[in-house]
Context: one part of a larger RNA
RNA sequence: AACGAACGCUGGCGGCAGGCGCUAACACAUGCAAGUCGAACGCCCUAGCAAUAGGGAGUGGCAGACGGGUGAGUAACGCGUGGGAACCUUCCCAAUGGUACGGAAUAGCCCAGGGAAACCUGGAGUAAUACCGUAUACGCCCGAAAGGGGAAAGAUUUAUCGCCAUUGGAUGGGCCCGCGUAGGAUUAGGUAGUUGGUGAGGUAAUGGCUCACCAAGCCGACGAUCCUUAGCUGGUCUGAGAGGACGACCAGCCACACUGGGACUGAGACACGGCCCAGACUCCUACGGGAGGCAGCAGUGGGGAAUAUUGGACAAUGGGCGAAAGCCUGAUCCAGCCAUGCCGCGUGAGUGAUGAAGGCCUUAGGGUUGUAAUGCUCUUUUAGCGGGGAAGAUAAUGACGGUACCCGCAGAAUAAGCCCCGGCUAACUUCGUGCCAGCAGCCGCGGUAAUACGAAGGGGGCUAGCGUUGUUC
Numbered sequence: 001a002a003c004g005a006a007c008g009c010u011g012g013c014g015g016c017a018g019g020c021g022c023u024a025a026c027a028c029a030u031g032c033a034a035g036u037c038g039a040a041c042g043c044c045c046u047a048g049c050a051a052u053a054g055g056g057a058g059u060g061g062c063a064g065a066c067g068g069g070u071g072a073g074u075a076a077c078g079c080g081u082g083g084g085a086a087c088c089u090u091c092c093c094a095a096u097g098g099u100a101c102g103g104a105a106u107a108g109c110c111c112a113g114g115g116a117a118a119c120c121u122g123g124a125g126u127a128a129u130a131c132c133g134u135a136u137a138c139g140c141c142c143g144a145a146a147g148g149g150g151a152a153a154g155a156u157u158u159a160u161c162g163c164c165a166u167u168g169g170a171u172g173g174g175c176c177c178g179c180g181u182a183g184g185a186u187u188a189g190g191u192a193g194u195u196g197g198u199g200a201g202g203u204a205a206u207g208g209c210u211c212a213c214c215a216a217g218c219c220g221a222c223g224a225u226c227c228u229u230a231g232c233u234g235g236u237c238u239g240a241g242a243g244g245a246c247g248a249c250c251a252g253c254c255a256c257a258c259u260g261g262g263a264c265u266g267a268g269a270c271a272c273g274g275c276c277c278a279g280a281c282u283c284c285u286a287c288g289g290g291a292g293g294c295a296g297c298a299g300u301g302g303g304g305a306a307u308a309u310u311g312g313a314c315a316a317u318g319g320g321c322g323a324a325a326g327c328c329u330g331a332u333c334c335a336g337c338c339a340u341g342c343c344g345c346g347u348g349a350g351u352g353a354u355g356a357a358g359g360c361c362u363u364a365g366g367g368u369u370g371u372a373a374u375g376c377u378c379u380u381u382u383a384g385c386g387g388g389g390a391a392g393a394u395a396a397u398g399a400c401g402g403u404a405c406c407c408g409c410a411g412a413a414u415a416a417g418c419c420c421c422g423g424c425u426a427a428c429u430u431c432g433u434g435c436c437a438g439c440a441g442c443c444g445c446g447g448u449a450a451u452a453c454g455a456a457g458g459g460g461g462c463u464a465g466c467g468u469u470g471u472u473c
Stems, first nucleotide, its partner, number of pairs: 001472003005469005012345006018338002020303001026301003030298003035062003040059002043056005069256003078181007087173002092169008100134004110123005140149003154161002182228003189219003194216008231253004235246004258279005281292004309335001311334003317331001318329004348378004358369004384409005392400001417462005422443003428457005438445002
């Protein structure tokens, strides 16, 4: 000097920021955090004579791989930086061509049955932008060629929105490599898919990624292997710099989602609020069987020196869906709490000597507190009361918020503490105590005159803070 700090004493206001770190990636009650589309589809309900309007579960589409959290694991192509070739890319943009003819099911609903429940089974029957076939194929895929293969979906208010194939782009991503990236040798040898080849499989794609066969390689004191520790970076703190330490907030990347494993769907996941299996734990049960996963936002218990509200709004920005209206959004924007930090402001200003009283000291004369107070003359920031009142919003829409800000009123009124005073180090006396009680960062003070303990008076420093402790330089 610094801090995501804590503790003690104290505490007026505002702006901006930060707020479970080193502790338990411990366990979680409750609510919310991912839906949307009727302009894909059939059905049911409500209102109505109808047209139509509204609602519901379901099929289907897109989204749930983003956004949000955490740092357990990881010493690694994980990250940083610079390159590379054997790849994919929904939605978006540009371009070319097409969108023909048919078919069989199924959920919902109804009937029947089982179950405590979660839910399940059977029967009948229905629609689609769900599923399947045929046709067509400039370009596309396989192939040296001949040849072979492969698509589509409609809706509507007739404006359009879609669908299929292909090419290019953009964006996002997968993969490979050079270099850099903690400590330990009281870890010296490690390695059998191991290292390479041939062939095959697999993948979007290269590759021992996997497999069969063949060879016996490969790594290592320029530190392999093993152990310990650790998310990495932009950066942050410190320092004249070199360097050292750190990686909270914000941003990029990675990893994880009760623990371990696995795949499915999909353009994309081996998927935080999806599925399956195993395990631990919790809950329900009619004991047969089921349900769950806050390292999302609040909140609870626990741990701890220690870290906030079970708040408001989608008004803005952004995201998902939708043609749109719109719906959803604990992302976000705001508000609440906390001196946790930084910055700003205030707690009054001027005048005023009988140098008042009181306190303290005293050589008893006086000195000091001290222009300090009282008094007199003023001012009104902040707080209070009353009035007006935004920008943020483009035509509409404002949670914040009657907020910021402006005007007026009254009245010094509502607002100062903390640490220290032996030397280092700025600031001294008296009393009490008597190696006691105590102080202390180091040196050291205290055993009867203690500037070092305790109190008082006085003084010094900083100030809505001041000290202490911890940590880094």